[in-house]
Molecule: SAM riboswitch aptamer (S box leader)
Organism: Thermoactinomyces daqus
RNA sequence: CUCUUAUCGAGAGAGGGUUAGGGAACAGGCCCGAUGACCCCUCGGCAACCAUCUGUCCCCGGACAGAAAGGUGCCAAUUCCUGCAGGGCAAUUGCCCUGGCAGAUGAGAG
Numbered sequence: 001c002u003c004u005u006a007u008c009g010a011g012a013g014a015g016g017g018u019u020a021g022g023g024a025a026c027a028g029g030c031c032c033g034a035u036g037a038c039c040c041c042u043c044g045g046c047a048a049c050c051a052u053c054u055g056u057c058c059c060c061g062g063a064c065a066g067a068a069a070g071g072u073g074c075c076a077a078u079u080c081c082u083g084c085a086g087g088g089c090a091a092u093u094g095c096c097c098u099g100g101c102a103g104a105u106g107a108g109a110g
Stems, first nucleotide, its partner, number of pairs: 001110008013043005021032003026083004044075003049071002052067007079102001084099006
């Protein structure tokens, strides 16, 4: 980097460093940002995907439940919203639903 698969409306911030943009990419919107965002470091926290342990069940490799926190991940806004397709309501422009695309993270494979 590519593929498969699961999840993505919940949750969780302080200090220090640096300095001008940042919210993945493009467009539109809407936000964050010199009262210092983004990013980095330290500490803290959230969650429970994988691994671990315990219990129950069965088709003996799994399923479910629980514990704990080792490997990841995460800690503004639904993945900030929309973009493509279909539908509902309502009437000039909006509101809502479903799916898709794209993306993020875990696990596995190449």